The RNA shown here (SAM riboswitch aptamer (S box leader)) has 104 nucleotides and comes from a marine sediment metagenome.
[in-house]
C1' cells in the first nucleotide's frame, strides 16, 4: 500500500499499577466492588492464513497440530451521501469516511 472481513462466537484467577477507558468528535456506557494498561497460568472462539473433504474458478463443510488473532454493549450507536416510510422527533435499506484483523 492493495484485498477480503467486521449483525454471529468466546474468559476465569493472580501479580504489578492507579484514574481514567471504550481509536478521535457528540452520546450512551464500563469503571475505586479497581476498570484500562502489562505480565503470568490455564480456558476458549473461529476471522484470515493452514489441515480435511466436497466442488471447479464462485465457494460449501468440518478441523484446531501451527502462525497471527480476537474472548462488555453490531466496528456500543451517530455523523456524511443517497432512496423509502412518517411530517415533530424520527425509524429503514443502500453506500461512504474512519477504525479493526488478516493475507500479500
Nucleotide at each position: 500500500c492493495u484485498c477480503a472481513u467486521c449483525a454471529a462466537g468466546a474468559g476465569c484467577g493472580a501479580g504489578u499499577g492507579u484514574a481514567g477507558a471504550g481509536a478521535a468528535c457528540g452520546g450512551c456506557u464500563c469503571u475505586a466492588u479497581g476498570a484500562c494498561a502489562c505480565u503470568c497460568g490455564c480456558g476458549g472462539c473461529a476471522a484470515c492464513c493452514c489441515c480435511u473433504g466436497a466442488a471447479g474458478c464462485g465457494u460449501c463443510a468440518g478441523g484446531a497440530a501451527g502462525g497471527u488473532g480476537c474472548c462488555a454493549a453490531u466496528u456500543c450507536c451517530g455523523a456524511c451521501a443517497g432512496g423509502g416510510c412518517a411530517a415533530a422527533g424520527g425509524c429503514u435499506c443502500u453506500g461512504g469516511c474512519a477504525g479493526a484483523u488478516g493475507a500479500g
The prediction has a mean pLDDT of 84.
The sequence is in RNAcentral, with records from MGnify.